Predicted 3D model of a 91-nucleotide RNA (Glycine riboswitch aptamer) from a Betaproteobacteria bacterium. Its Rfam family is "Glycine riboswitch aptamer". The family has 44 seed sequences and 9,425 matches in Rfam 15.1. Rfam's curators write: This family represents the bacterial glycine riboswitch. Glycine riboswitches usually consist of two metabolite-binding aptamers domains with similar structures in tandem. The aptamers cooperatively bind glycine to regulate the expression of downstream genes. In Bacillus subtilis, this riboswitch is found upstream of the gcvT operon which controls glycine degradation. The coordinates come from a structure-prediction model, not an experiment, and the mean pLDDT is 77. Lineage of the source: Bacteria > Pseudomonadati > Pseudomonadota > Betaproteobacteria. The sequence was found by an Rfam model in a public genome assembly.
[in-house]
RNA sequence: CCGAUUUUCCAUGGGAGAGCGUCCCGCAGCAUGGGGCCGCCGAAGGCGCAUACGCCCGUAAUCGCUCAGGCAAAAGAACCAGGAAAAGUUU
Numbered sequence: 001c002c003g004a005u006u007u008u009c010c011a012u013g014g015g016a017g018a019g020c021g022u023c024c025c026g027c028a029g030c031a032u033g034g035g036g037c038c039g040c041c042g043a044a045g046g047c048g049c050a051u052a053c054g055c056c057c058g059u060a061a062u063c064g065c066u067c068a069g070g071c072a073a074a075a076g077a078a079c080c081a082g083g084a085a086a087a088g089u090u091u
Stems, first nucleotide, its partner, number of pairs: 005087006012081003019038001021037005039071003045067001046065003052059003
C1' cells in the first nucleotide's frame, strides 16, 4: 500500500416454505375489507437449548418453539453478491 475482518445503510441482483381452505358480515353481484373455525410454513422480528466454548455461571445457529408474521400474485424475506459510510490495525 492492497486485501481480509466488524457494524450500519441501499426502491441494486439472486432468494425457499406452507389451503387462491371453509362459513358468516358486507355488496344487486364479484372483489377489497372485517370476524369465526380447521389445516399448515419458518428464512422478518421474538423466545429457548449443548456432549461445543469460556469459567461458576454465561454464550449460538440455517437447531427447536411458533407469540408475532406468513400460506395464488404482489409485498416481505434469513442469507449470498454488489455498492456506500464508519470502525479497527495484522488480529